[in-house]
RNA sequence: GCCCCUGUAGUUCAACGGAUAGAACAUAGGUUUCCUAAACCUACGAUAUGGGUUCGAUUCCCAUCGGGGGUA
Numbered sequence: 001g002c003c004c005c006u007g008u009a010g011u012u013c014a015a016c017g018g019a020u021a022g023a024a025c026a027u028a029g030g031u032u033u034c035c036u037a038a039a040c041c042u043a044c045g046a047u048a049u050g051g052g053u054u055c056g057a058u059u060c061c062c063a064u065c066g067g068g069g070g071u072a
Stems, first nucleotide, its partner, number of pairs: 001071007010025004018055001027043005048064005
């Protein structure tokens, strides 16, 4: 260089093209306890970027960027 896969909360993962993008863990606060832990409740927090298709895009298409693999 070329080809393939991949990019969503701090982390690991969901989400037929259609309702407010969810869950667990983590973090913060609260209840409980003499204290801590555990348990329970609440909160915080994300679609890599730019275009295109569509009534509607996390999803489909293109380019760029990042990561992984293959190839002489």